Record summary: A computed fold for a 99-nucleotide RNA from an uncultured Acidimicrobiia bacterium, annotated as Bacterial small signal recognition particle RNA. The model forms 81% of the base pairs in the Rfam consensus. Its Rfam family is "Bacterial small signal recognition particle RNA". It is annotated as a non-coding RNA gene. Gene Ontology terms of the family: signal recognition particle, plasma membrane targeting and SRP-dependent cotranslational protein targeting to membrane, signal sequence recognition. It was read from a public genome assembly, where an Rfam model found it.
[in-house]
This record gives sequence, C1' cells and structure tokens, in this order.
RNA sequence: GGCCGGGUCCUGCGCAGCGGGGCCCCGUGAACCGGGUCAGGUCCGGAAGGAAGCAGCCCUAAGCGAGCAGCCUCGGGUGCCGCAGGAGCGCCGGGCUGG
Repeated sequence: GGCCGGGUCCUGCGCAGCGGGGCCCCGUGAACCGGGUCAGGUCCGGAAGGAAGCAGCCCUAAGCGAGCAGCCUCGGGUGCCGCAGGAGCGCCGGGCUGG
C1' cells in the first nucleotide's frame, strides 16, 4: 500500500418481544318499545274452556367489567438474534508486497 475475514454504520426481509385493537372465555345486563314461562288481575263465553298479558323468574341483544393461554391485525428511537445487500472507517485479526 493492496487482499481476505470479523466488528461498526445504513437498508430490506425474517424471528422474538412490547403496546393498541379484534376474535374467543366468564360475569353483568331490557319497568315498556327482545324472546320464553306467565302468579295476581283483565277480557270473551250460559258453561266447558279460551285470549291478551303486568310483576316475578329464565335466556339473550346493544352496552359494561374482567381474563392466563391461543389466533388475527396494526405500530415502533424494542433486540450484543438470524439472513441478504450496500456504504465505508483513526477498530480487531490473518496473510501478501514494498521501504
């Protein structure tokens, strides 16, 4: 002074992780304008029976609360992670050459 390898820097991809959202699970959740069952009472009927149906109870919608794990999605000044490419150095190592 070149060459090779590693490191550093940049970019892309992947992986992991973090945060948000969704799915999912559980709970709660409708005086009436959801459903079922409808005490009482009401209505129809001579009667037998029937009809509508409030409260209550049950199930659930929207909503609300919570959640380990799993799946999907979005995001990044996350990462001594992996791969590829690029820039390029006053870093490390090897060897070549010249003085």